[in-house]
RNA sequence: AGUGCCGUCUGGCAAACCGGAAGAGAUUCCGGGGCGCAAAGCCGACGGGUCCCAGCCUGUUCAGGGGAAACAGGAAGGAUGGCCGGGUUGCCGUU
Repeated sequence: AGUGCCGUCUGGCAAACCGGAAGAGAUUCCGGGGCGCAAAGCCGACGGGUCCCAGCCUGUUCAGGGGAAACAGGAAGGAUGGCCGGGUUGCCGUU
C1' cells in the first nucleotide's frame, strides 16, 4: 500500500422491544435487551434521499368589534451516519 477469504484471537458497537428522562414532533439521551454490523468509529458546517414542523407566513372554514380555533400549504429551522454516496482515522487476519 492492497484486500476481507477464517472477523479466528483481543475486543468493540447495539436494531426491535421494555423502563426512565428531554422535545411540538421527527427523534435523542440513560438503563435493560441483542436484530445485526469490518468502520453500526468520527464529520449533518460536503451532496442526495427520507422524516418532523410547536412557533412564523399564506389560504380556507367557522366566527366576526378585535380576535381565537381547526384544517391545508409554504419558508426558515430541525432529525436521521443502523438510507446512500463522499471525506477522514483505525483493530485483527491476509497479500
Model confidence (mean pLDDT): 75 of 100.
c-di-GMP-I riboswitch aptamer from a Candidatus Fermentibacteraceae bacterium, 95 nucleotides, folded computationally.
The sequence was found by an Rfam model in a public genome assembly.
Taxonomically the source falls in Candidatus Fermentibacteraceae (Bacteria, Pseudomonadati, Candidatus Fermentibacterota, Candidatus Fermentibacteria).